[in-house]
Context: one part of a larger RNA
C1' cells in the first nucleotide's frame, strides 16, 4: 500500500449494482418448499336438459357439464441447500472403453391377432385409544397373464470373406431355441420390435494435488491363477482350490489437516496465500448399516433395521427429521423478512386449458461492499461580532458570516405514466388437408383482444424552497499539520524510537492547521 462474506467505536442524506450463520454438519415450534393427467379406468357426488311415470312429494332412463377418494401413467435421481467425511481416479488435465447402459426427445424399418383370471375403489361385518388394519361379496382399464406372428434381436452349432493393437471385431449366411403389442379419440396423442444418432450416465489409464521420519516397514482377499457366481460392463467385485506373492526412503504404512477446480487477492513477473458469491464436478442429509422401485438411487421433504433426541398414548403400543425458503432457542465479537407473485424465464404433469413450482422474478431489513450524486452558486472587507492567541502595536478563524443575485441536483407536494408480453389462448378473416358436405376437425397466415408480482414504481412534468441533508481520525520524529491554559513520572500516551518528576508542539481540553469524506479510525487475516 492493496484486498476483505469482516467485527468494534464515533458518524450518518440519497441512488444503483452487488452481497450478507465464516461459529454448533447444535436443536427446532408454524407455515409453505412435488406434483399432475377424467383425451388410461369403474364408481361415487353435485347440476343442467330431454323421455317415461307421477299420489304433483317425487321416481327412473339417457345425454352433457363439474367435481374427485381409489387403480394405473409419468414426474417425485431434476430443481433447491450444506461442506461433515474424503489425501482418493474425489478433483484438473489427456487418452482409451475390441468391456458398457442410457427414460423423454429425433431419424429410419416393421407390427399391434386372438384369448383369460384376478384386484383396489364399494358393499356388509370386524380389532385397534390411535397409527393402521382383518375378513366376504362382486367390478374395471394403457394394471397383470397366456397363446399366435418374429424381419431384425439374443443364445447355440457351423460356413466364408475382410479388418485389427492381443484377447478378438465387422460383414454375409445356414440350422435349432426364445422374445411384443393398448388403447381413447377420430386424420391427434399413444403401444411393440429392431436400427442409428442426440443427450446423460459408468469404468480403466498416464500426468498433477498439502504436512510430519520425534511415524520405517506395512500387506492374508493381501499379489497372481483357474473353476464358478455376480455386474450394463471389465475386474478378488465375491467365492472354493493353488502359488508365494504384490507395496516401500523416486518415501509405502500410519498420523494430522483439507471437499477439488475454473477463478479471486496480491505481486513488474516468478511466485506466494485462497476457494464467500457466479459456473463445473464430488460427497453427504439426525447417526450407522441395507436393499426395494425404477431408464436412471442404494434415494434430503420414499421404504426397512438399528442408535440417540424429541413428541402422543387407553401403556398394548405409535409418531419425527429445516445442510429446502422464511423463522426459533442455542452458540458467538458477528450475518436480514414466519413478505408479493407465477407476470416473465426455466422445469414436471397435461391433445390443450391449465395445474403445482420458497426454483425463480421481485420487494423488505443492514454504509457490509463497490460505483455515482447531493449537503449550494456567484458576488461580498465595514477585514463586523464573537472565539483563539497577543511582545497590547496588533494576528488569526476569514470572502468564511451576514448581506445581494442566483440554481433546482436532491427534497416535499400534485399530475401523467411505462419497457419488461408474446408464444400459448380467444373471436374474425383467407388457404389448404380429411370428407358428400356452405356439418366437423386439423394446419399455414393475416388483423383484433385479453393476460405485469414489481408498481402508481422508474421515468416525464408543475409547484415550492437555500430551504431537510458533515462528520471522523490526526497534528514530537518515521508523517502532511502548533500554539495556550491544566496537570506535574500523577492522570495518562504509545505502532516504533519513546513522552510525563512545575514553561510538555508527545498526557486532557480549547482555538487554530492537515488528512480523508458519507464516512472516519482501531482491531483480525492475506499478498
Nucleotide at each position: 500500500g492493496g484486498a476483505c462474506g469482516a467485527a468494534c467505536g464515533c458518524u450518518g442524506g440519497c441512488g444503483g449494482c452487488a452481497c450478507g450463520c465464516c461459529u454448533a454438519a447444535c436443536a427446532c415450534a408454524u407455515g409453505c418448499a412435488a406434483g399432475u393427467c377424467g383425451a388410461a379406468c369403474g364408481g361415487a357426488g353435485a347440476a343442467a336438459a330431454u323421455g317415461a311415470u307421477u299420489u304433483c312429494g317425487g321416481u327412473u332412463a339417457u345425454u352433457u357439464u363439474c367435481u374427485u377418494a381409489g387403480u394405473g401413467g409419468c414426474g417425485g435421481a431434476c430443481g433447491g441447500g450444506u461442506g461433515a467425511g474424503u489425501a482418493a481416479c474425489a478433483c484438473g488435465u489427456g487418452a482409451g472403453g475390441a468391456a458398457c447402459c442410457u427414460g423423454c426427445c429425433u431419424c429410419u424399418g416393421a407390427g399391434a391377432g386372438u384369448g383369460g383370471g384376478a384386484u383396489a375403489g364399494c358393499u356388509u361385518c370386524u380389532g385397534g385409544a390411535a397409527a393402521c388394519g382383518g375378513a366376504u361379496g362382486g367390478u374395471a382399464a394403457u394394471a397383470c397373464c397366456g397363446c399366435a406372428u418374429a424381419a431384425c434381436a439374443u443364445a447355440g452349432c457351423g460356413a466364408a470373406a475382410c479388418c485389427g493393437c492381443a484377447u478378438g471385431a465387422u460383414u454375409u449366411u445356414g440350422c435349432u431355441a426364445u422374445c411384443a403389442a393398448a388403447g381413447u379419440a377420430u386424420u391427434u396423442c399413444g403401444c411393440u420390435c429392431a436400427g442409428a444418432g442426440a443427450u446423460g450416465g459408468c469404468c480403466u489409464c498416464g500426468c498433477g494435488u498439502c504436512u510430519g521420519a520425534u511415524u520405517a516397514g506395512a500387506u492374508a482377499g493381501u499379489u497372481g491363477g483357474u473353476g464358478g457366481g455376480g455386474u450394463a460392463a471389465c475386474g478378488g467385485c465375491c467365492u472354493a482350490c493353488c502359488a508365494a506373492g504384490g507395496c516401500g526412503a523416486c518415501g509405502a504404512u500410519c498420523a494430522g489437516u483439507a471437499g477439488c477446480c475454473g477463478g479471486u487477492c496480491u505481486g513488474a513477473g516468478a511466485g506466494g496465500a485462497u476457494g464467500a458469491a457466479c459456473g463445473g464436478c464430488c460427497a453427504c442429509a439426525u447417526u450407522g448399516g441395507a436393499a426395494c422401485u425404477g431408464a436412471g438411487a442404494c434415494a434430503c421433504g420414499g421404504u426397512c433395521c438399528a442408535g440417540a433426541c424429541u413428541c402422543c398414548u387407553a401403556c398394548g403400543g405409535g409418531a419425527g427429521g429445516c445442510a429446502g425458503c422464511a423463522g426459533u432457542g442455542g452458540g458467538g465479537a458477528a450475518u436480514c423478512u414466519u413478505c408479493c407473485g407465477c407476470a416473465a424465464u426455466g422445469g414436471g404433469c397435461g391433445c390443450a386449458a391449465g395445474c403445482c413450482u420458497g426454483a425463480c422474478g421481485g420487494a423488505g431489513c443492514a454504509a457490509c461492499g463497490c460505483c455515482g450524486c447531493g449537503u449550494g452558486a456567484g458576488u461580498g472587507a465595514a477585514g463586523a461580532a464573537g472565539g483563539g492567541u497577543u511582545u497590547c502595536g496588533a494576528c488569526u478563524c476569514g470572502u468564511a458570516a451576514a448581506g445581494c443575485u442566483c440554481u433546482g441536483u436532491u427534497g416535499u407536494c400534485g399530475g401523467g405514466u411505462a419497457c419488461g408480453a408474446a408464444c400459448g389462448u380467444g373471436g374474425a378473416g383467407a388457404c389448404g388437408g380429411c370428407g358428400a358436405a356452405c356439418a366437423g376437425c386439423c394446419g399455414u397466415u393475416u388483423c383484433c383482444a385479453a393476460u405485469g408480482a414489481c408498481g402508481g414504481u422508474a421515468c416525464c412534468u408543475g409547484a415550492c424552497g437555500a430551504g431537510g441533508a458533515a462528520g471522523c481520525c490526526a497534528c514530537g520524529g518515521c508523517u502532511a499539520a502548533c500554539u495556550a491554559c491544566g496537570u506535574g513520572c500523577c492522570a495518562g500516551c504509545a505502532g516504533c524510537c519513546g513522552c510525563g518528576g512545575u514553561a510538555a508542539u508527545a498526557c486532557g481540553u480549547a482555538g487554530g492547521u492537515g488528512g480523508c469524506g458519507a464516512g472516519c479510525g482501531u482491531u483480525g487475516u492475506c499478498c
The part of an RNA shown here (small-subunit ribosomal RNA, 5' domain) has 527 nucleotides and comes from a metagenome.